[in-house]
RNA sequence: GCCGUAAUAGCUCAGAUGGUAGAGCAACUGAUUCGUAAUCAGUAGGUCGGUGGUUCAAGUCCACUUUGCGGCA
Repeated sequence: GCCGUAAUAGCUCAGAUGGUAGAGCAACUGAUUCGUAAUCAGUAGGUCGGUGGUUCAAGUCCACUUUGCGGCA
């Protein structure tokens, strides 16, 4: 330099053929207990690496770009 791949909640990851984003763990509140843990119920937490484009509508499609990983030279 070229090619591929990943980036989504605090962490690990989902997200069909574009239709307005979820799970587990963690956190918080409540119940239970003499109390803690465990268990059960609930709550909060994101505009999806960045910029732009296509579209009525983009995590998803397109272009450029940043970072990590892998391959070729």
Source information
Transfer RNA from an Alphaproteobacteria bacterium, 73 nucleotides, folded computationally.